[in-house]
RNA sequence: UUUGAUCCUGGCUCAGGAUGAACGCUGGCGGCGUGCCUAACACAUGCAAGUCGAGCGAGAAUCUGCGGAUUAAUGCUUUCGGGCAAAGAGAAGCAGAGGGAAGCGGCGGACGGGUGAGUAACGCGUGAGCAACCUGCCCUCCACACGGGGAUAGCCACCGGAAACGGUGAUUAAUACCCGAUAGUUAGUGAGAUCGCAUGAUUUUACUAGGAAAGAUUUAUCGGUGGGGGAUGGGCUUGCGUCUGAUUAGCUAGUUGGUGGGGUAAUGGCUCACCAAGGCGACGAUCAGUAGCCGACCUAAGAGGGUGAUCGGCCACACUGGAACUGAGAUACGGUCCACACUCCUACGGGAGGCAGCAGUGAGGAAUAUUGGACAAUGGAUGGAAAUCUGAUCCAGCCAUGCCGCGUGCAGGAAGACGGCCUUAUGGGUUGUAAACUGCUUUUAUACGGGAGCAAUAAGGGUUACGAGUAAUCCGAUGAGAGUACUGUAUGAAUAAGGAUCGGCUAACUCCGUGCCAGCAGCCGCGGUAAUACGGAGGAUCCGAGCGUUAUCCGGAAUUAUUGGGUUUAAAGGGUGCGUAGGCGGCCAUUUAAGUCAGCGGUGAAAUUUUGCAGCUUAACUGUAACAGUGCCGUUGAUACUGUUUGGCUAGGAUUUGGUUGUAGUGUGCGGAAUGUGUGGUGUAGCGGUGAAAUGCUUAGAUAUCACACAGGACACCGAUUGCGAAGGCAGCACACUAAGUCAUUAUUGACGCUGAGGCACGAAAGUGUGGGGAUCAAACAGGAUUAGAUACCCUGGUAGUCCACACUGUAAACGAUGAUAACUCGCUGUCGGCGAUACACAGUCGGUGGCCAAGCGAAAGCAUUAAGUUAUCCACCUGGGGAGUACGACCGCAAGGUUGAAACUCAAAGGAAUUGACGGGGGCCCGCACAAGCGGAGGAACAUGUGGUUUAAUUCGAUGAUACGCGAGGAACCUUACCCGGGCUCGAACGGUGCAUGAAUAUACGAGAGAUUGUAUAGUCCUUCGGGACAUGUAUCGAGGUGCUGCAUGGUUGUCGUCAGCUCGUGCCGUGAGGUGUCGGCUUAAGUGCCAUAACGAGCGCAACCCCUAUCGAUAGUUACCAGCACGUUACGGUGGGGACUCUAUCGAGACUGCCGGUGUAAACCGUGAGGAGGGUGGGGAUGACGUCAAAUCAGCACGGCCCUUACAUCCAGGGCUACACACGUGUUACAAUGGCCGGUACAAAGGGCAGCUACACAGCGAUGUGAUGCUAAUCUCCAAAUCCGGUCUCAGUUCGGAUCGAAGUCUGCAACCCGACUUCGUGAAGCUGGAUUCGCUAGUAAUCGCGCAUCAGCCAUGGCGCGGUGAAUACGUUCCCGGGCCUUGUACUCACCGCCCGUCAAG
Repeated sequence: UUUGAUCCUGGCUCAGGAUGAACGCUGGCGGCGUGCCUAACACAUGCAAGUCGAGCGAGAAUCUGCGGAUUAAUGCUUUCGGGCAAAGAGAAGCAGAGGGAAGCGGCGGACGGGUGAGUAACGCGUGAGCAACCUGCCCUCCACACGGGGAUAGCCACCGGAAACGGUGAUUAAUACCCGAUAGUUAGUGAGAUCGCAUGAUUUUACUAGGAAAGAUUUAUCGGUGGGGGAUGGGCUUGCGUCUGAUUAGCUAGUUGGUGGGGUAAUGGCUCACCAAGGCGACGAUCAGUAGCCGACCUAAGAGGGUGAUCGGCCACACUGGAACUGAGAUACGGUCCACACUCCUACGGGAGGCAGCAGUGAGGAAUAUUGGACAAUGGAUGGAAAUCUGAUCCAGCCAUGCCGCGUGCAGGAAGACGGCCUUAUGGGUUGUAAACUGCUUUUAUACGGGAGCAAUAAGGGUUACGAGUAAUCCGAUGAGAGUACUGUAUGAAUAAGGAUCGGCUAACUCCGUGCCAGCAGCCGCGGUAAUACGGAGGAUCCGAGCGUUAUCCGGAAUUAUUGGGUUUAAAGGGUGCGUAGGCGGCCAUUUAAGUCAGCGGUGAAAUUUUGCAGCUUAACUGUAACAGUGCCGUUGAUACUGUUUGGCUAGGAUUUGGUUGUAGUGUGCGGAAUGUGUGGUGUAGCGGUGAAAUGCUUAGAUAUCACACAGGACACCGAUUGCGAAGGCAGCACACUAAGUCAUUAUUGACGCUGAGGCACGAAAGUGUGGGGAUCAAACAGGAUUAGAUACCCUGGUAGUCCACACUGUAAACGAUGAUAACUCGCUGUCGGCGAUACACAGUCGGUGGCCAAGCGAAAGCAUUAAGUUAUCCACCUGGGGAGUACGACCGCAAGGUUGAAACUCAAAGGAAUUGACGGGGGCCCGCACAAGCGGAGGAACAUGUGGUUUAAUUCGAUGAUACGCGAGGAACCUUACCCGGGCUCGAACGGUGCAUGAAUAUACGAGAGAUUGUAUAGUCCUUCGGGACAUGUAUCGAGGUGCUGCAUGGUUGUCGUCAGCUCGUGCCGUGAGGUGUCGGCUUAAGUGCCAUAACGAGCGCAACCCCUAUCGAUAGUUACCAGCACGUUACGGUGGGGACUCUAUCGAGACUGCCGGUGUAAACCGUGAGGAGGGUGGGGAUGACGUCAAAUCAGCACGGCCCUUACAUCCAGGGCUACACACGUGUUACAAUGGCCGGUACAAAGGGCAGCUACACAGCGAUGUGAUGCUAAUCUCCAAAUCCGGUCUCAGUUCGGAUCGAAGUCUGCAACCCGACUUCGUGAAGCUGGAUUCGCUAGUAAUCGCGCAUCAGCCAUGGCGCGGUGAAUACGUUCCCGGGCCUUGUACUCACCGCCCGUCAAG
C1' cells in the first nucleotide's frame, strides 16, 4: 500500500547488516588486510629443484716444482756477412695443487607452490575398527660388515643425421652390478603353552628351504647390512550425516553369495573357473540436473537461512584421453610411453612444446596489480661442514577495494557588515560568529639533522657439568626492507571537503521555471498555469575521505510456522467406505535397560568467535590464557515414562441369547389412477394455445363424451425440520433372499483397538457400446410468435435420450461448502426407535434427528454435548491474483474425456466478513395539484418578445434539462454600448506629489472640419513680505486605465432539491473497529408534532411559536376623513355651525386554547354539518429556507489573487450595429364569436403617483392633441375604472366575428423618429371556425374573467414585470398507476454512488 470508511486474510515494497564487488561524483595522510568471481581460453620472454669431489673415473683453465726446445736485454769479438758468452723470458713433457662443464653413483625431483574442471562419492565431516596392512630420512636397542668376480657410462677413434639425437669398435672406476661364506629374519611341516566374540593371535621347540653388507677420510667423523621397538606419514573397512527433481518406479549377469586358483603392502568379484539365484528399492533404488567437502564466514533473539574468496585440514586435477616404469612413497604440474587437438622448428626425411608455479601478454569481461628486491629472518632439499639452490617465504610497488586511526585548525569577534535568498517590502527574517579582524596552536606538510628493533647464531675460541663427547653459557661475521619507523630543530593557518537527500514511509521547505510537456519513481504515486514529488536557486538534514547507485545474501517474513500458521464463508477436508505398510494405543504386576536421565573418561586440530590480560602513541591488527564448540564414542549407574519379556484383568472391541425398527439392498409377481394409441358408439364446429396471437389438429367428423382393448413409464392421498443407508441414494402392494442399526439381559473371548500413504470396492445426472423397449417428457432440429435483431425466454411439433439387461465412464455447489476416532464441558424445548411402569399421571435411561441459548471460540457472520469449545491420535489439503486446472509428458478410457500437473509473461492487488450511503422494472407505511375528478390554457393562426441557427464589417457579452429562453435589461433612435468602420490623443477622461518652462483663468465672435479637435481676433492681467504663491498650459517623472482571461484560485450574492422534515452533538451503553443506539417499535401529527414503550438520558440547528397584513370587538384620538341627531344654506353636494355616535384613519388592547360537551383511545390525539362564537382545530396570506448537494450561476453589479495589454486589449468623436431573416423552439397578447360584437344610457373600488409634475373647468379639433385657465408640494386638488345592469341592433356568415398587413393624412416627445418611436383619423380587411402526438396552471375569495395603478422613462416598441381591487365557480371516489419526496426493511461485484459497474465482438495500434 486493496476500502467512502472498518476489521481480517493476503501478497508486493521499504527502513538494518554484509560483500574478493562494479559504476557515478569527489579525494589529504598513515597502519593492517584483500585483489581474474568471467575463458580448467591460448600463451612470447625470464625465473620457480637441485645438491654431494668426505662414493667414482677422468682431470680443462690456472698455480707451483722439475724440465728446458726456442728466444734474447747486455757484454766481448768481427772479415761487419757474422761468431761467442749470457741475466731474463719460455714451448713440449713429468709431478703436485685445483676444481668449472659433462658422465657413473647417492639423496631429493611424491614436499613446497597453483587451480576447482571432474566428483552426489566412504569424496568430505564425525566416531569406531584393521587378529587384514606398509612406512625412506629421524630416535632407540641387538648383531654384523669375510672372500672373490665380470662389466659399463664417461674418455678415445670412426660412422649416420639439417637438427633433436643415435650407432659401431677399443679401453676404465666406484658407496654401480654380480657370486660365495655367515645370520637371531621370513616361509613350510610337526609337537606344546597362554589368550581372544570369531576368522585366529602371541609364544617355546625340532627339521627343511631360500637369503646381507661399502666404503670415504684431513683419524674429528660421516656412512653400510640384518633384526626388534618407537615416532611420523599413509592404505583399507565401517556406523551416522551430506543438494534438487517421482512430469525419473523399478534397477542389477561379475550382478549378490559360496568354493578354489591368481593378484596386492593388505582385506575384498579386485580378477578368473565352477556352483547357487540372489542383491538394491516408496526410510526413494535407478535415471536426470546442479555442486569440490569441511573448520568456518554473513545474517538472525534463537531455531534456522545463505555462502564455501583470503587463512587452515582433506580430496581431485596438471593441454585432452589412456598406460605403466622407477621408487619407501606416484599411476608423478616443471618424469617416461602411446593417441587426439593446437602451436612452433625443418634441409620435408623428421623433430620440439604444455604458466590451474611467480611476474607478464593477448582474449573474454562491469571488473581484479610489478616481466620489482632479498635469501637478512622462518621453512625446505643436498652436504660432515662451509655453502649452494629456493617467485616457498620475507619485503617493496599499484588500487579509497575493505577495516581502523589522524587531519583539513582553536578561542574571541555584532555595524548581527557586503553579497545571496525569502517576505505581509520605508521594515523584517535567514545564510550567521559564519566572514572580515585580533590572539593562540603546529598534529599534518615542507626543509635540515639524529636514527632503530627485527640478529637468534655459523665457522672458530673460552668457561662450567660429567670419564670420551654432548649439553648449558660467554665472545664471535652477517640486514633485502631502509637512512624506513621513530625523533629533534625551523617556517607558517600555512598543504587538505565532498556526496546524497529534503511528498508519506524517512531526519530535512521555500522561491523561480515548466505546464500530463520535459522529466521523477523502492512502494504508494507526482507533472494538464499558483508542483515542499520534474529542472534551477537559497536554505536545511544525514554521512564524511568518502557519499550514492546497481548486483547478490540473510533479516524484518509467524510469508513453509520444530521453536511458530492454517483448511464453514478469505487459498485449503480426499465423493464414500474397506483395508496393506506405517504412525498411535486400556488397567495391574514383572523382566530388561534400547529410547530417556545423571556422573566419569576419550575425542571434538590450529586459526576464528567470546571473555580477561598484554604489545604496537590509540584503534584496526597481533600475542597470551581461559571458556565455548550445544556433537560423536566409551564406561558406570538410575528405572518414573515409552519400548521389550512374562503373567494376569475387564471398563475399549468383538461374539452369543431375546426383543424391536426402518421409503436399507437384490430378485420375482401383482395393482389402480393418469397419459397416449387403436376399434366402435353418441355428437357438431370448432379445438388447442397465449400477455395477445399464430404455427398445429378438425366436416375424410376433431375437441368433448361413453364402452372395450393395448402399450410403456411413474407410484397421488398418507408425507412430516419423519425414517433408513458409508456416501451416491432409497417411497404403490406382496413374497423370497441378504445386510445393518438399536435396546434389554445372560454368557464367551481378553486389547483382539483407532487412523490409514499406496491398493481395492462403491459412486447422481449426462454420456458411450451391444441387445431389447419406446407411453410421457424432451437436448438437436423444424415451424409460429416476440424483438431493431432473437441462432433465446413463450407456443405447436419432434429425434437421440429418458425405461430394462450386460459392460464402460468415475465426474458434480458428490455441500453441513465443516475428514475419521475417543474423552471432557451450563441449560430449556420438540420429535423418532427401544426399555422401565397397572397407568392417559409421573419421572428416568440408551440410541438417533431438530430448534433456542451460557461459558468458550471466531475477522465477523456465526458455532455452541450432532462444536467452528477444551484435549489426544492418524490421514488429506493450502501458501497473492491472472496465465490455468491450461501446455507438455505419463497413466486410465471405445470415445467424450478423466487423474497427475508446470513455466514464460503480467498486475499491486485479488479476496472474506461487516459498516455508512446510493440504487433496484424489491417489499411495507406515508405525503405533495403527483395521479385521478374538474375548470381554464399551451401545442394549430396572426402578432409581440426571448433563444438557437444562419447572415453580417458588427449583428457586443453572459444565462443552456428540471434550476437558460418577456432571463441580467425596472425601458438599445444619439447617449446607454461593452461590438463594427473611419478619424484623433498618449500623464492620457478624473485626482494627488515633485522638477523645469510659459502664461492669468475665463468670456465672446469669426473660420476649417462629420465631429473630436483646431486656427484667428477681441476683452480680461489675481495676491505678494518682490523671494515667490494660487490657477492654467506644456514638458519630464511617480502613482493611471482595461466590460481583457481564469466563477475550475476566491469573497459576497443567488438558483435548486425544499418550507421537504430532516441534520447533528454531549455523556452513557453496545461493537476489536468503521459504526450503532438516541433518531428504532406501536399510535398520532402538516411536522423528528406529540404520547406510550424503550440503554438510553438530555441538548442544539430545523418544525411550531414570537413579527407584519387581513377577518371581529373594545379603548384612546378626531383633520384634510365621517355625518346619526340639532341648526343654517343650496336646483343639488358635509357646503357651513356643530358633533365624536357610525364608516374610516392609526396606536394600544381583547379574542381561539381542542378551552367546553358527547363518543373512541392507556395517553397523545381523533371523530361530531355539536354548543358558543366575527372566526374552529396551523382561520387566510406574507416574511422566515437546517446540515448539505449540483467544482450549479455570476471576475459584465461590486470586491479580489494570479496572468496578460500599455502610441493600445487604454481613451475621445461621427456613423453603423445590438431591431438582419429560408428556418426551429420557449413565453405571451389578440382571436376564431351570440354566456358574443356594436350603439345608447347607468352604478360601485382598492392601491398608488403628482411641481421641468398631475391638471379640474372652458374653448378648438371626429381624434391623438392644442390654446387658455384654476386647484394642489396633496385623507384637502388631481390622475380615476371596467366587466356589471337597462334598452336597442346584428342572427351563425370568414360575418356588424377577427383585427394582421398596407396606403393616405396627422398629433406628440426629442438636437434628431431614414435605418429604428408611440399615438390619432380615414381607408384596406390577411390567417384564423377551438387546434395531432403531447403538455401546463389551479382546491376558495382560489381558478376563470374585468379593469386600475406604479417603477424605469424626454418619448417608447409594456401584450413584459410588480402591485390593487371588482365579479366569482366546478371538483377531489380514492392512492392501483406516472413524477418527486420522507421513514423502516431487503439485495448489491455500485461509493465519481445505476447517467454506476461490467462482458463479448469489431476497428485502430

A computed fold for a 1405-nucleotide RNA from an uncultured bacterium, annotated as small-subunit ribosomal RNA. The RNAcentral record of the sequence draws on ENA. It matches the Rfam family "Bacterial small subunit ribosomal RNA". Gene Ontology terms of the family: ribosome and structural constituent of ribosome. Its mean pLDDT, the model's own confidence on a scale to 100, is 83.